[in-house]
C1' cells in the first nucleotide's frame, strides 16, 4: 500500500524551538508573526485494543427504576486535544419557492481520519 469491520455532532492544554503557511482534494468558509502548521517536554481526553468489575441512578436505610448488544473503572497500546470529520460535492423523500434554476430539513452513499483484524 490493499481488503474487511467498527467509530466519526461529546470529551481534551500550558511551556520551548522553529518560521509561514494550514485547515486531505475541489468550491466556500475559517485559523495564521496577538506565531498558526510542525517538533520535543510536561498535562490531558477517552474512539479502538488491553485489563478490573455485573452496573448505573434515587436514598439514611428498606426500597425502587433502568441495563446487560450494557454500564462503571483504569490509561498499558495507538489515536486523539479549533470550528459536527468547519460546510457541501453523488443519491433518495419532504417542504418552500419557482419559466429554467435554486433554498432548507431529513436519510443514504461516496471520499477523509482513526483503530482492530485478514491476506
Nucleotide at each position: 500500500g490493499u481488503c474487511u469491520c467498527a467509530u466519526u455532532c461529546a470529551g481534551a492544554g500550558u511551556g520551548g524551538u522553529u518560521g509561514a503557511g494550514g485547515g486531505a482534494c475541489u468550491g466556500g468558509c475559517c485559523c495564521g508573526a496577538u506565531g498558526a502548521c510542525a517538533c520535543c517536554a510536561c498535562g490531558g481526553c477517552a474512539a479502538c485494543c488491553g485489563g478490573u468489575u455485573g452496573c448505573a441512578g434515587c436514598g439514611c436505610g428498606a426500597u425502587c427504576u433502568g441495563c446487560a448488544a450494557u454500564g462503571a473503572c483504569c490509561a498499558g497500546g495507538u489515536g486523539c486535544c479549533a470550528a459536527u470529520u468547519c460546510c457541501a460535492g453523488c443519491u433518495c423523500a419532504a417542504g418552500c419557492g419557482a419559466u429554467u434554476g435554486g433554498c432548507u430539513u431529513g436519510g443514504g452513499a461516496a471520499a477523509g481520519a482513526u483503530g482492530a483484524g485478514a491476506a

Predicted 3D model of a 119-nucleotide RNA (SAM riboswitch aptamer (S box leader)) from a Verrucomicrobiota bacterium. Its mean pLDDT, the model's own confidence on a scale to 100, is 77. NCBI's taxonomy places the organism under Bacteria, Pseudomonadati, Verrucomicrobiota.